């Protein structure tokens, strides 16, 4: 910095970004410089090197070389041959001898201390070769390798006789200040040390060129090296005891030396919580790496120290070793073999195989540095120094430079104009690092010597000429765009992309970052304050131990005085060298390197100081304890006691019932319940006093009384004199439930049983009813044992209540007020806190000590250990998996949560619907096809205001292909029309008439034909790509903003609050203030009234009349239509601050007059790509077009929505009366005439206040039926008609006659309506040829009933409360069961591995012994067989650790749509939770 949420703030984890690496894999590579290069198999090795050297130590004399001396050839000194020479001033295999092989160079198995580091010690020690110093090298002997005979053996390697040197070996002599012993003296200590005296031991070698080397003894340096001490030094307590040479002593051995090192005796000791002992894992260490730094993590390469050396064990030699390239013996392996026996040890260079992701030449020299021998020359030296592989790291260099716009081409991309690559390229002029080629040529070498090497480097020619790739492009995180793909293919470090517009897969293209290297993997450190010493935390996120007492330890009041162990300071001394760091210097620079300095933070030693802590002494009283007086208290343990009420029994009164529930029912009850009165018995709790009142350490205590008993407070004094706090193990308690013995059981209850509920109901309700509760003794020992808050201790402002003391001060009027001590409460300052919230009882600010956490789930589980009779508790992992678990508080949603509040919501009413019949629409289902669409409210008389055919999109068949329709080019023709054949028709054939209009005369417009291509077309698909439009919440009262305060923040205020309203309407008060967009008004319509106007409308007065406003005429009414008045809680009463609210008055109307348009922020991925538009996509001789016919009109059924009725408030017959608003020229039609009628003739008016439509009906009157399936109802059929149209079969309406189904008011359930409303009755109009119109949309006409009220139902608002929901309860979400995968516990046993204990054998060897056998020098001597402690390896027994496999079995964990319920979250529907 990303990642939990819807947003926040906080805990918390998880992933990145940096640096690093002895590195690996993928792609890709030009060149030099200077480092590095088996981290795995301390697996096995062919093969060749790596330890010699000395002839100045010896004898010898095989080789090479010499010399002499013979013969051959001949250049007269050379060559070959062959002999002879080792007293040859060359040499030298082998061999005696000397000195080296313990170094250098490998590796890290083992090793948790016999290791290392760091500082001392050594008075407990040796030290070859080196230098110093002194003194000294006398006298003798007697073997033995080689060789030469013989001889075993396949070899390897001997055996026996013989003969020889030595600086090889013995023997003697002499020696100091050397050893040993023993006494004296001094001097100092911790063992000693020095000095003297006495006894006793112990040396030697010689070369030769005569000048040295060399030997011996003794002292003293360096130098290695051994021992011994202090500190530090990994994890684990699921390792707690461990240990008999164990821990000391005394003698003794043993060693260079101390020591149980070893041995015999003695004594029982010695480690361990500061971690013994076990296990388990490692070489340490300058360093390196990473970090601000403290720290962490490593120990490659350089360098220091140890360990090993095919695997165990031993020892010799030697100055030094238990020896990498030496010995011996055991195993395990190769390999030779004649089967009898031998050889071998690359964890040295080089190489091989094996192993692995992975790591080099079977090179050159010894020229320099070093080593070994030598007097040296030298001679070895896979130590070095060097080259060769390897981008394996780290530095440096180059792959050109510089102009060049038509801003070239491909490529990509586009809004079709253009834009990116790109000055990039061509092209032009310039250079030569680098590369090729000839030439020259160092330094490393201070005389000789050069592997590297003809190297490094210089010149000179050639030519831009030989050199650019890799990651990446969604946030983090620089870097965008086409196409392909379509939850597939893929990608992913984490969060995440992909289901048809993917900056996330794969290509292009462009860009970004590094560049001879880029990316991946893997592994440190770091961000990670995420183990925290610097530097975190535990009310609620993980996290205080259930509670005390105390042991160890921690850590402690005031004063004096020594001390100097802490501490602080100064001096030495040592902290290798390198590395790091600075400065300087060499390589052209750099990497590298070399020179100084600093620095290495540490350990030692010493010299001060004495504040502070510590230790010792002393002294104090403010901290703790005692003691004295008062006083509260369910504090504790055991007694003894009392009353009410349940139960039960006895007896009495008494008669059908009781009892229980939301309703019941099991159940008591006529065998006499309940109810009620009296007596009896019994366990068990203790009402009212009872109070965030008291006591206790918690857990807990409550009736009264009396004994014993702990704590705690207060008051004043005394007393002790720091005794104090805390507290790991460790011991006391320690609810409830369990469990053991033995009691007791009223009443109340797991379990069980029975009734209810229920879809089940192992439950919630209900009737019973054992264990259990109760006592006494042992157990268990755990709770949300909670203040989810360890214990003491000091400090910081206050109110205000309550309990126990105590002081003063007033009264005494019985309570008063003030203060100061100890609990226990409630609110609050500063503080603190993530936020809630804590706040002198602290979660505030400090100090002592304890516990305790460090994602979530697995899991408080498995193993193991303790503890328990059990149940079970206490300690307490791991594999595996998830990117989050989680805490606080904030905004909605939501609750079978709470107040208020509104609505034909519900209640009061009227009338339907569901039941018949029909008519319409949708499901279904058939069909070739029954086109599509809408589907809870908000689809189903819906688009469709009108499917015979057209419509028309759908199926059958039959035709066209630039097309039925547009724009464009070319040709030919005026458009246009007559007929006739073929066809089911589009089609196609043939034919008749016509030559039109403008004109500048070239041609031009419009149209019709042919021809090719660009294109048209598509009711194809995505309404989850989309405009637009439209419905729903909802005409609900609500939905924001800007500034300002408040909050760390999301977000709050504003809007909440108290009235009030139809209204977030209004007013009041308020950290808010104002303000928008909705509400209302503003428009229309209807209700009154004026005015204006009067034809086509009217008709009061005059007049005339065909009696009809018909005519004159009038302008008054009505009525049309235009402008205006009016209504505003304006007035009055009454409440109220208001705001408004009730009543009243006027008025046509009265508190929104009544209805209409009008729809806020947003919900719903709602509808519509089939009105329209439109972006992907797809179809193009078909998915387009045309054209017949047929289909949307089907029908076992099912559902809405209508109509028409069922009948007397009725039906029929007659006869009479009132509307309104609307239509009309392809049209509405009048009077007249036919027809029973639908209609038909016919044609007057009217493009409409004029004419038609057009009788309005219900009402009214007056007869008629008289309760039936009817004079009801009108389905259905069957005749015959009428109309409309090319055409009524499929599949139209309508007349007449004829016919007369169901149906007698409709179950569960359900829907509209609050007034001119419901009901009820006719009218008209749009679509339209004609209709399925009973539908829709509008007129008007008679017209009710009912609203107590808001508990319920259904919606909606507002406040507030829960929440684990925010895709918001249609949520979320929990457990069995079945599938499939994964890790893991038990498990009968089985296979190994390590260790440890007894015990048998007992190699090789050291030690003891040890011959009658050997033996030259030396002769109480030496050697060996043999004998024997002690031991390796092996073998058997027994234990404990671990690992792998395992039939079966546990639970766990993971897995898009399994199965069963619904346990949690909301009072989650039985509150939840230990």
């Nucleotide at each position: 910095a990303g990642u939990u949420u819807g947003a926040u703030c906080c805990u918390g984890g998880c992933u990145c970004a940096g640096a690093g690496u002895g590195a690996a894999c993928g792609c890709u590579g030009g060149c030099g410089g200077c480092g590095u290069g088996c981290u795995u198999a301390a697996c096995a090795c062919a093969u060749g090197c790596a330890a010699g050297u000395c002839g100045a130590a010896c004898g010898a004399g095989a080789a090479c070389g010499g010399a002499u001396u013979a013969u051959a050839g001949c250049u007269u000194g050379c060559u070959a041959u062959a002999a002879u020479u080792g007293u040859c001033a060359g040499c030298u295999a082998a061999g005696u001898g000397g000195c080296g092989c313990a170094c250098g160079g490998g590796u890290g198995a083992g090793u948790a201390a016999u290791g290392u580091a760091u500082a001392g010690g050594u008075a407990a020690u040796a030290u070859g070769c080196c230098u110093c110093u002194u003194a000294c090298u006398a006298a003798g002997g007697g073997a033995u390798a080689a060789c030469a005979a013989a001889u075993g053996g396949a070899a390897a390697c001997g055996u026996u006789u013989g003969c020889u040197a030595a600086u090889a070996c013995c023997u003697u002599a002499u020696a100091c200040u050397c050893c040993u012993u023993a006494u004296u003296a001094a001097c100092u200590u911790a063992a000693g040390u020095u000095a003297a005296u006495a006894a006793g031991g112990g040396a030697a070698a010689g070369a030769u060129u005569u000048a040295u080397c060399g030997g011996u003894a003794a002292g003293a340096g360096a130098u290695u090296a051994g021992c011994c001490u202090g500190u530090a030094u990994u994890g684990u307590a699921u390792c707690a005891g461990u240990u008999a040479g164990u821990u000391g002593g005394u003698g003794g051995g043993g060693u260079a030396a101390u020591g149980g090192c070893c041995u015999a005796c003695c004594a029982a000791g010695a480690c361990a919580a500061u971690g013994a002992c076990g296990c388990a894992u490692a070489a340490c260490u300058g360093g390196u790496u990473u970090g601000a730094g403290a720290g962490g993590a490593u120990g490659a390469u350089c360098a220091g120290u140890c360990a090993c050396a095919c695997u165990g064990g031993a020892a010799c030699u030697g100055a030094g070793a238990c020896a990498c390239g030496g010995u011996c013996c055991a195993g395990a392996c190769u390999c030779c073999u004649a089967c009898g026996g031998g050889a071998g040890g690359c964890a040295g260079c080089a190489g091989u195989g094996g192993g692995g992701a992975a790591u080099a030449u079977u090179g050159c020299a010894c020229a320099a540095u070093g080593g070994a021998c030598g007097a040296a020359a030298g001679u070895c030296u896979g130590a070095u120094g060097c080259a060769g592989c390897a981008a394996c790291g780290c530095c440096g260099c180059g792959u050109g430079g510089a102009g060049g716009a038509u801003g070239a081409c491909a490529c990509a991309u586009u809004u079709c104009g253009g834009u990116g690559c790109g000055u990039a390229a061509a092209c032009u002029c310039c250079u030569u690092u680098u590369a090729u080629a000839u030439a020259a040529g160092a330094a490393g070498a201070u005389a000789a010597u050069g592997a590297c090497g003809g190297u490094a480097u210089u010149a000179u020619a050639u030519g831009a000429a030989u050199a650019a790739g890799c990651a990446c492009c969604g946030g983090c995180u620089a870097a965008c765009u086409c196409c392909g793909u379509g939850c597939c293919a893929g990608c992913a470090g984490c969060c995440g992309c992909g289901g048809u517009a993917a900056u996330a897969c794969g290509g292009g293209g462009g860009g970004u970052g590094c560049a001879a290297g880029c990316g991946u993997u893997a592994c440190u450190c770091g961000g990670a304050a995420u183990c925290a010493c610097u530097g975190g935390g535990c009310g609620u996120a993980a996290a205080g131990a259930g509670c005390a007492u105390g042991u160890a330890g921690g850590c402690g009041g005031a004063u004096u005085a020594a001390u100097a162990a802490g501490u602080u300071u100064g001096a030495a001394g040592u902290g290798a060298a390198a590395u790091c760091c600075u400065a300087u210097a060499g390589c052209u620079u750099a990497a590298c390197u070399a020179u100084a300095g600093a620095a290495c933070u540490g350990c030692u030693u010493u010299g001060a100081a004495a504040a502070c802590u510590g230790u010792u002494a002393g002294u104090c009283u403010a901290g703790a304890a005692u003691g004295u007086g008062g006083g509260a208290g369910a504090g504790g343990u055991a007694g003894a006691u009392g009353g009410a009420a349940u139960u039960u029994c006895u007896g009495g009164u008494g008669u059908a019932g009781g009892g229980g529930u939301a309703a019941a029912a099991u159940c008591c009850g006529u065998a006499g319940a309940u109810a009620u009165c009296a007596g009896g018995a019994g366990g068990a709790a203790c009402a009212u006093c009872c109070a965030u009142g008291g006591c206790g350490a918690a857990g807990g205590c409550a009736g009264c009384u009396a004994c014993c008993u702990g704590g705690g407070c207060c008051a004043a004094c005394a007393c002790u004199g720091a005794c104090a706090c805390u507290g790991a193990g460790g011991c006391a308690c320690g609810a409830a439930a369990g469990c053991g013995u033995g009691g007791g059981g009223a009443g109340c209850a797991a379990a069980c049983a029975g009734g209810a509920u229920u879809a089940g109901a192992u439950a919630c309700c209900c009737u019973g009813g054992u264990a259990g509760u109760c006592c006494a003794c042992g157990c268990c020992c755990u709770a949300a044992a909670c203040g989810a808050u360890g214990c003491g201790a000091a400090c910081u402002g206050g109110a205000u209540g309550u309990u126990g003391g105590g002081u003063g001060c007033a009264c005494u009027u019985u309570g008063g007020c003030a203060c100061g001590c100890a609990g226990u409460a409630u609110c609050g300052a500063a503080g603190c806190u993530a936020a809630c919230g804590c706040g002198u009882u602290a979660g505030g600010u400090u100090c002592g000590c304890c516990g305790c956490c460090u994602g979530g789930g697995g899991a408080g589980u498995a193993c193991g250990g303790u503890c328990g009779c059990a149940a079970g508790a206490c300690u307490g992992a791991a594999a595996c998996u998830c990117a989050a678990a989680g805490g606080a508080a904030u905004u909605g949603a939501c609750g079978g949560g709470g107040g208020c509040c509104c609505g034909c919501a519900c209640a009061a009413g009227c009338g339907g619907u569901g039941g018949a019949g029909u008519a319409u629409g949708u499901g279904g289902u058939u069909u070739a096809a029954u086109u599509c669409g809408a589907u809870g409210c908000a689809a189903c008389g819906c688009g469709a205001a009108g499917a015979a055919c057209c419509u028309u999109a759908c199926c059958u068949g039959g035709c066209c292909u630039u097309g039925a329709c547009a724009u464009g080019c070319u040709g030919a023709g005026a458009a246009c029309u007559u007929u006739c054949c073929a066809g089911a028709g589009a089609u196609g054939g043939a034919u008749u008439g016509g030559u039109g209009c403008c004109u500048u005369c070239g041609g031009g417009a419009a149209c019709u034909c042919a021809g090719a291509c660009a294109c048209a077309g598509g009711u194809g698909c995505u309404g989850c790509a989309u405009g637009g439009c439209u419905g729903u919440c909802g005409u609900c009262a609500g939905c924001u903003c800007g500034u300002g305060u408040c909050g760390u923040g999301a977000g709050a205020u504003g809007u909440u609050g108290g009235g009030u309203u139809a209204a977030g309407u209004c007013c009041c008060g308020c950290a808010a203030c104002g303000a928008g967009c909705g509400c209302a008004a503003c428009c229309c319509u209807c209700g009154u009234g004026u005015u204006u106007a009067g034809u086509u409308g009217c008709u009061a007065a005059c007049a005339g009349u065909u009696c009809g406003g018909c005519u004159g005429a009038g302008a008054a009414c009505u009525c049309u239509a235009a402008a205006c008045a009016g209504a505003c809680u304006g007035c009055c009463u009454a409440c109220g601050c208001a705001a408004g609210u009730a009543g009243g008055a006027g008025g046509a109307a009265g508190g929104u007059g009544a209805g209409g348009a009008c729809g806020a922020c947003g919900u719903c991925a709602a509808g519509u790509c089939a009105u329209c538009a439109u972006g992907g996509c797809c179809c193009u001789u078909a998915c387009g077009u045309c054209c017949a016919g047929g289909g949307c009109u089907a029908c076992a059924c099912a559902c809405g929505u209508g109509c028409u009725a069922c009948a007397a408030u009725g039906g029929g017959a007659u006869a009479u009366a009132c509307a309104a608003a609307g239509u009309g020229c392809g049209g509405c039609a009048a009077u007249a005439c036919g027809g029973u009628g639908a209609c038909g003739u016919g044609g007057a008016g009217c493009a409409a206040a004029u004419c038609u439509u057009a009788u309005a009906a219900a009402a009214u009157a007056u007869c008629u039926c008289c309760c039936a399936g009817u004079u009801c109802g009108g389905a259905u059929u069957g005749u015959a008609g009428u109309c409309u149209g090319c055409a009524a079969c499929u599949c139209g309406a309508c007349u007449a006659c004829a016919u007369g189904a169901a149906g007698u008011u409709g179950g569960a359930a359900u829907c509209g309506c609050u007034a001119g409303u419901a009901a009820u009755c006719g009218u008209a109009g749009a679509u339209c040829a004609g209709c399925u119109a009973u539908g829709c949309u509008a007129c008007g006409g008679u017209g009710a009933a009912u609203a107590c009220g808001u508990u319920c139902c259904c919606g909606g608002g507002u406040c507030u409360u829960g929440u684990a929901c925010u895709c918001a309860c249609c949520g979320c979400c929990c457990g069995u069961c079945a599938c499939a995968c994964c890790a893991u516990g038990g498990g009968a046993g089985u296979c190994g591995a390590a260790c440890u204990c007894a015990u048998u054998c007992g190699a090789a060897g050291c030690g003891g012994g040890g011959a009658u056998g050997c033996u030259a020098a030396a002769a109480u001597a030496g050697c060996u067989a043999c004998c024997u402690u002690c031991c390796a390896c092996a073998g058997u027994g027994g234990a404990u650790u671990u690992g792998g496999c395992g039939a079966c079995u546990g639970g766990g964990g993971u897995g898009a749509a399994g199965u069963c319920g619904u346990a949690a979250c909301a009072a989650g529907g039985u509150a939840a939770c230990c």